[in-house]
């Protein structure tokens, strides 16, 4: 302190998520010890058993016991004091409950302490006990005795209470001291000491003051919802009177009508505060477990009693609910006190030991009680500490894992040797915590006659639960002691085997479909350790509510506009005050905690003991701002006068052209209308033309980034009435200003209501068309409705997606309207460029989106959804306000590259035009698809698959089928073993393989020949070209595809590489933030096309001889063969141009890359191929391998593709003469001879080739026939006879020969190749190959054109721009109905169950009240007082009864959402998405959507303007 995820990368926006602490935790897997914390967060659910509050015999009587016979002892009962403290829990409770600071002059305290002052006298009961007696029991009743510190009476009071009188003071009621009057009190008590009045010490009794605890009040401060906006009748206040320890409607009668509330009253959910904890750099946010203060509650409600003090946890009554005893009549109980059960539940302890420390209660005290408390026991639940061993130890062991088989690792790791003993086990020792109190003996002190006593002090006695614990010592052994999570990226750490979108993994982004570092094991490694991880919650990180520190032109965000109340904020200036502000000082701010600093347990944790402390209240000083009072200015804001400009309103009247309409004339067939049509109108006379009339709406030209108006809006011309706004001049007011919550006014279109109007136009509606369909887009008609009037409606892309106001900051140019006046003036609105500065970029920039000020209004991820519901408004449509369950990792914005576009601009190409010949039709070739079959092996599939691989399928090939045969194999290497048995030839069986006889006799002994066993292996045209090399297509021989450096952008990126020319070309020029480069063009190879030289056989033959013949001499001149040069380079001229380069044009065999070819950038199709070849993985392994024989690959209704021949006279047939190249050839090409009609056969000169042979070229050329005919045209099928190659021509060669003579008369819709030695058209040769189904291919040369205007369109490329929601790039991307499955949710006829309230009925116990009856020991003036108990009223729990409110489950059906593998229907949106798209509003439709009316650009393209 960040990192991960939206994108092809990007930068923003902007949510998820992740590394960090933290817990009273829980789970998993482990798990030695030690000390100090901690432990029901859920059911305030229900509890068996125990124990948790008792004490005083020095307050009393009275029983028992016990002996030392006058003491002890122990107790139910009276009486006191305590039980209201301690100790749980957090239901309730938003509330002076709580915290803090005051107030109590409205008050109350038991024990406790001080000062004073008394503690006289007298009476009468009741328990217990005894006796009778109910009752199951709990528990009573009636008679009779008793005792007190129990209870009553009388006296005394200066200070106490009522009432007064004065004096002093304060802060209004008041306080305080004084004066009279009147009422109020007690235990003769206990104990002890004493020689007696008596004295001590504990007690009481009345008063005062003090501590101590409390009550009551006040200002402050701490949730949430406005879809809670009106709340209250004891309410608010008052006077009387009641009641309280006390103020007050606390209660009560009457009076007044008030009180609280957008500074949030009432309701309604949730919740004990707080000190603190915990995260955080802080500000804050989250928590309220332990330990502290405080508050509330004890089974749920209601009540009161006692008592100093409860409305009482372990108390009383009384109603409910439960449980529990019962003899059915009637009882008894409350663990949210410590254990502990039981149920909940992920889940939370022992029915332990002590009163030894510290408290606390009672006691004169000993001392008793004390699940307060101190301790121990469980649980790694937390937080510290320690330990599991230290040193040395290479052959770097075995074992494991990996492997390139070499090794690496595990690894000093282990063995082994040496060392120590923390803990551990085993013995001994052994603490601190104890300090009192009491007694007992001494001594001091004060007082006293003394004793006893009191206070302080010294000795002695005496106390430990923990616990024989902590600690120590001493022995003894490395022995007893390491796990857990992770290893894709965030995040540190990697391999291997398994599995094969299965299994499974995952916090997020994602991993898994046969080579998984992401699953699951095992190796190894990394992090952290008695623990590790996981859930769960919480805070950080999140600047993702933003006070510190956040934004709203386009990402979520400015209210359609204005007027103004509360509120917020305000100009200069002086005085005064001192609220806020600053500072001084004083309280307080409990303690514990934190934090700093010292101390104490061996350290740490944990203690201890100091310091510090937000903030509040009180006082004292300060005045600069702010505020508040009281005055003054004029710059902000208004007022006047004076001028001009305007579609600013409103109302009334009035023009003219134009469309319809009616009337008449003139005229005849069409008119209308579209891409083209049609449906309609028209001979009943339309359209067209002309006059005249009617109505009714709109205002052409001017007209305009002109103008007005707060927006919405506003447009003919006049005329009234009326708002604003400006410029300029002086005077006046004297801050009178800004903004705005709620309020109010205005607000296009659509739309409602009523009542008129109605020419056009025109949702709906008809019908014509288009179309697969057309509920649309086009057309013809049409009504609402567009118009007026008068009331609603309140919305729009109501837009500048930019709220108002105020002040500052550079300029440049335009336009309106004014002013001085002629300037480089000003003032006011209105535009367009740019600086600085912003900004994510885009842009925005004096009209900010800048820098400042002030004040409203929105915004926190998408979706759901501006939907549900509530609620206000509306005639109704519907508008305001407005969520959530669930889903989901993203949705967004701006900019970049590319790729697309039924966008644009420019180029190019046999692309297209213009030309020639063709397919498509016919018959046959040959490929493919279908089909059929035992098999018709297989592969190729748009272009880029189909005369393709196959450059040749009778058998072989061959992969396929059936049928026979073999299994270490037909083939390669290894290892034993045997040796004359190899091959080869002949016979026999057998379809062959193969067996079996015979015949032969190589080769070897290191076995290398051959053959038999074993096994490791061999074999596979079996799969996967989506695991792979290699090699190919294809865009495309298209001009493209990159880098360095250096500039520009936050950045992806750009720039170069874009412009202008130019060119076949990113080829070159020129310009230029770019300057070079490098793969491609090109050029260099090859081949042809001239020349020159060199060499002349087999090849030539000029000239000189010869021949039939270059046949032979001979020649080296030609031709030609092959080596080696030359040649062409826009090199020259001329004319364009800056050049590059173009045009023409000279020489030249050859001109502008001379023609042809090899030659294929970065890439693009998971193209193609595992069946040429290699190859990873996977499959068979007596078969998917090998052999053999036959068969199929060659079938045969059909479809396509590619081709030959033809359909004829530019021709067919006969004859006859010419003229090439470029190949082949030894299992071979054959010449000549002879035969056959021939295909061929016999025969075999030459030839391993410039030498011989295939070899005749053929179209042409001469010349005859033949006369337009299914033909002397075309050959197809057919039948016969035959050749040839082959072991073998049947399935299934080719060829000859006779004869046979289909089909066709130039070929629909589409469609193909070619721009020059090309198309066409004619032959030739090779390759495979025995032979050939070749009409293919490859190569070769004869003959030899036409046409090109042009780039509008077609396809197909390239650059530049533009749009984009696409990037797997349009074969994309995507909405919406339907059908199905599941999830949430709303609505619902109801149906249930709460929760506050309201009205009546009924009223328990009680407290006050009342007054009849009964009863009654103390006191009494004998009357009575008092007290009790029945009896009633008012109040009121809990109970019923009605009728609403809210909140919740549930409900048949039902309404949209949401998510789901690859459903159906369509194509709405993204390109101009093919009808530009959104917005509102209305109507219509299976859906998406459509059409009307107004608006927006968040539309492309073209064209003008500025």
């Nucleotide at each position: 302190a960040g990192a991960g995820u939206u994108u092809g990368a990007u930068c923003a926006u902007g949510g998820c998520u992740c590394a960090g602490g933290a817990u009273g935790a829980a789970c998993g897997c482990u798990g030695g010890c030690u000390g100090u914390g901690u432990g029901c967060c859920u059911a305030a659910u229900a509890c068996a058993u125990g124990c948790a509050u008792g004490u005083u015999g020095a307050a009393c009587g009275a029983a028992g016991c016990a002996c030392u016979u006058g003491u002890g002892c122990u107790u139910a009962g009276u009486a006191g004091c305590g039980a209201a403290u301690g100790g749980g829990u957090g239901a309730g409770u938003a509330a002076c409950a709580c915290g803090u600071a005051c107030u109590u002059a409205a008050c109350c305290u038991a024990c406790c302490c001080c000062c004073a002052a008394g503690u006289u006298u007298g009476g009468g009961a009741c328990a217990a006990c005894a006796g009778u007696u109910g009752g199951a029991a709990a528990c009573g009743a009636c008679u009779g005795c008793u005792a007190a510190u129990a209870c009553c009476g009388a006296a005394u009071a200066u200070u106490c209470u009522a009432u007064u009188u004065a004096a002093u003071c304060g802060c209004a009621u008041g306080a305080u001291u004084u004066u009279a009057u009147a009422g109020u009190g007690a235990a003769a008590g206990g104990a002890c000491c004493g020689u007696u009045u008596g004295g001590u010490c504990c007690g009481c009794u009345a008063g005062g003051g003090g501590a101590u605890g409390g009550g009551a009040g006040u200002g402050c401060g701490g949730u949430a919802c406005a879809u809670u906006a009106g709340u209250u009748a004891g309410u608010u206040g008052g006077u009387g009177g009641g009641g309280u320890a006390a103020a007050g409607g606390c209660c009560u009668a009457c009076c007044a009508a008030g009180a609280c509330g957008a500074u949030g009253a009432u309701g309604u959910a949730u919740a004990g505060c707080g000190g603190g904890g915990u995260u955080g750099a802080g500000a804050a946010g989250c928590u309220g477990a332990u330990c502290c203060g405080c508050c509330a509650c004890a089974c749920u409600g209601g009540g009161a009693c006692u008592g100093a003090g409860a409305u009482a946890c372990g108390g009383c009554c009384c109603a409910g609910a439960c449980u529990c005893c019962u003899a059915c009549g009637g009882g008894a109980g409350g663990c949210a006190g410590c254990a502990g059960u039981a149920g909940g539940g992920a889940a939370u302890u022992u029915u332990c030991c002590a009163c030894a420390a510290u408290g606390a209660g009672c006691g004169a005290a000993a001392g008793c009680u004390u699940g307060a408390u101190g301790g121990a026991g469980c649980g790694a639940c937390a937080c510290a500490g320690c330990g599991u061993g230290c040193a040395g130890g290479a052959u770097g062991a075995a074992g494991g894992u990996c492997u390139u088989c070499g090794g690496a690792u595990u690894g000093u790791a282990a063995a082994c040797u040496g060392c120590u003993g923390u803990u551990a086990u085993a013995a001994g020792g052994g603490a601190a915590g104890a300090a009192c109190a009491a007694c007992u003996a001494g001594c001091a002190u004060a007082g006293g006659a003394a004793a006893u006593g009191a206070u302080g002090u010294u000795a002695g006695c005496c106390u430990g639960a923990c616990g024989g614990u902590a600690c120590c010592u001493u022995a003894u052994c490395a022995g007893a002691a390491a796990g857990c999570a992770c290893c894709g990226g965030c995040a540190a750490a990697c391999u291997a085997u398994g599995u094969g979108c299965c299994a499974g993994c995952a916090g997020c982004c994602g991993c898994g479909g046969u080579a998984a570092u992401a699953c699951a094991u095992a190796g190894g490694g990394u992090g952290c350790a008695a623990g590790c991880g996981u859930u769960a919650u919480c805070c950080g990180g999140a600047a993702u509510u933003a006070u510190u520190g956040g934004g709203c032109g386009u990402a979520a965000a400015g209210c359609g506009u204005c007027u103004g109340u509360a509120g917020g904020u305000g100009g200069u200036u002086u005085a005064u005050u001192a609220a806020g502000u600053u500072u001084g000082a004083a309280g307080u701010u409990a303690a514990a905690g934190c934090c700093u600093g010292g101390g104490g347990c061996u350290c740490a944790a944990c203690c201890c003991c100091a310091g510090c402390c937000c903030g509040c209240u009180u006082u004292g000083a300060a005045u600069a701002c702010u505020g508040a009072u009281a005055g003054a200015c004029u710059a902000g804001a208004g007022u006047u006068a004076u001028a001009g400009a305007g579609a600013g309103g409103u109302u009334a009247g009035u023009g003219g052209a134009a469309c319809u309409c009616c009337u008449u004339g003139u005229g005849a067939a069409g008119c209308g209308g579209u891409g083209g049509a049609a449906u309609g109108c028209g001979u009943a006379g339309a359209u067209a033309u002309a006059a005249g009339g009617a109505a009714g709406a709109a205002c052409a030209c001017c007209a305009a980034u002109a103008g007005c108006g707060a927006a919405g809006g506003c447009a003919g011309c006049u005329a009234a009435c009326u708002g604003g706004a400006u410029a300029u001049a002086u005077a006046c007011u004297g801050a009178c200003a800004c903004u705005c919550a709620g309020a109010g006014a205005c607000g296009a279109a659509a739309g409602u209501g009523u009542g008129g109007g109605g020419a056009g136009c025109a949702a709906a509606u008809a019908g014509g068309a288009u179309u697969a369909g057309a509920u649309a887009c086009c057309c013809u008609a049409g009504u609402a409705g567009u118009c007026c009037a008068c009331a609603c409606c309140g919305u729009a892309a109501a837009c500048g997606a930019u709220g108002u106001u105020c002040g500052u900051u550079a300029g440049a140019u335009g336009g309106u309207g004014g002013a001085u006046u002629u300037a480089u003036u000003u003032c006011a609105c209105u535009g367009u460029c740019a600086c600085a500065g912003c900004u994510a970029a885009c842009g925005c920039a004096u009209u900010a989106a800048a820098c400042g000020a002030a004040c409203c209004g929105c915004c926190u991820g998408a979706g759901u959804a501006g939907u549900a519901u509530g609620c206000u408004c509306g005639c109704a449509a519907g508008a305001g306000u407005g969520a959530a369950a669930c889903u989901u990792a993203a949705a967004u914005g701006a900019a970049u590259u590319g790729a697309c576009g039924g966008g644009g601009a420019c180029c190019c190409g046999c692309a297209c035009a213009a030309g020639c010949g063709g397919u498509g039709g016919a018959g046959c070739a040959u490929g493919u698809g279908g089909u059929u079959u035992a098999a018709u092996u297989u592969g190729a599939a748009g272009a880029u698959a189909c005369g393709c691989g196959g450059a040749g399928a009778a058998c072989c090939u061959u992969a396929c089928c059936c049928a026979g045969a073999c299994u270490u194999g037909a083939c390669a290497u290894c290892u034993u073993c045997c040796g004359c048995a190899a091959a080869g030839g002949c016979c026999u069986a057998g379809a062959a393989a193969u067996a079996g006889g015979u015949u032969g006799g190589a080769g070897g002994u290191u076995a290398a020949c051959g053959g038999a066993a074993u096994g490791a292996c061999a074999g596979a045209u079996g799969g996967u070209g989506c695991a792979u090399g290699g090699u190919u297509g294809u865009c495309g021989u298209c001009a493209g595809c990159u880098c360095g450096u250096g500039c520009c952008g936050u950045g992806a990126g750009g720039u170069g590489u874009u412009c202008g020319g130019u060119u076949a070309a990113g080829u070159c020029c020129g310009a230029c933030a770019a300057c070079g480069a490098g793969c491609g063009c090109a050029a260099c190879c090859c081949c042809u096309g001239u020349c020159u030289u060199u060499a002349g056989u087999u090849a030539c033959u000029a000239a000189c001889a010869u021949u039939a013949a270059g046949u032979u001499g001979a020649g080296g001149a030609c031709u030609c063969u092959a080596g080696a040069g030359a040649g062409a380079c826009u090199g020259c001229c001329u004319g364009g141009g800056u050049a590059a380069c173009c045009a023409g044009g000279a020489g030249g065999a050859a001109g502008g890359u001379g023609g042809g070819g090899a030659c294929g950038a970065c890439g693009u199709c998971a193209a193609a191929u595992c069946a040429u070849c290699a190859u990873g993985c996977c499959u068979c392994u007596u078969a998917c391998g090998u052999c053999u024989g036959g068969g199929g690959c060659u079938a045969c209704a059909c479809a396509c593709g590619u081709g030959c021949u033809a359909c004829a006279a530019u021709g067919g047939c006969c004859g006859g003469u010419a003229c090439a190249a470029a190949g082949g050839g030894a299992a071979g090409c054959a010449a000549u001879a002879u035969c056959g009609c021939g295909a061929g056969a016999u025969u075999g000169a030459g030839c391993a080739a410039a030498c011989c042979c295939c070899a005749a070229a053929a179209a042409a050329c001469c010349g005859g026939u033949c006369u337009c005919a299914g033909u002397u045209c075309g050959g197809a099928u057919c039948g016969a006879a035959g050749u040839c190659u082959g072991c073998a021509a049947c399935u299934c060669g080719a060829c000859u020969u006779c004869g046979u003579g289909a089909a066709g008369u130039c070929g629909g819709a589409a469609u193909c190749g070619c721009u020059a030695g090309u198309a066409a058209u004619c032959g030739u040769a090779g390759g495979u190959c025995a032979g050939c189904a070749a009409u293919a291919c490859u190569a070769c040369g004869g003959u030899g054109a036409a046409u090109a205007c042009g780039u509008u369109c077609u396809c197909g490329g390239g650059u530049c721009u533009u749009g984009u929601a696409c990037a797997c790039a349009c074969c994309g991307c995507c909405c919406g109905u339907c059908a199905c499955a599941c999830c949430a949710u709303g609505g619902g006829a109801g149906u249930u169950g709460g929760u506050a309230a309201u009205g009546c009925c009924c009223g328990a116990a009680g407290c006050c009240g009342g007054a009849u009856a009964g009863u009654u020991a103390a006191c009494u003036u004998c009357g009575g007082a008092u007290g009790c108990u029945a009896c009633u009223g008012u109040c009121u729990a809990a109970g019923g009864c009605a009728g609403g409110a809210c909140c919740g489950a549930u409900g048949a059906c039902u309404g949209g959402g949401g998510u789901g593998a690859a459903g159906u229907c369509g194509u709405a949106a993204c390109a101009a998405g093919g009808u530009a798209u959104c917005c509102c509003u209305a109507c219509g439709a299976g859906a998406a959507c459509g059409u009307g009316g107004g608006g927006a650009u968040g539309g492309a393209u073209c064209a003008c303007c500025u």

Small-subunit ribosomal RNA from an uncultured bacterium, 1506 nucleotides, folded computationally.
The sequence is in RNAcentral, with records from ENA and SILVA.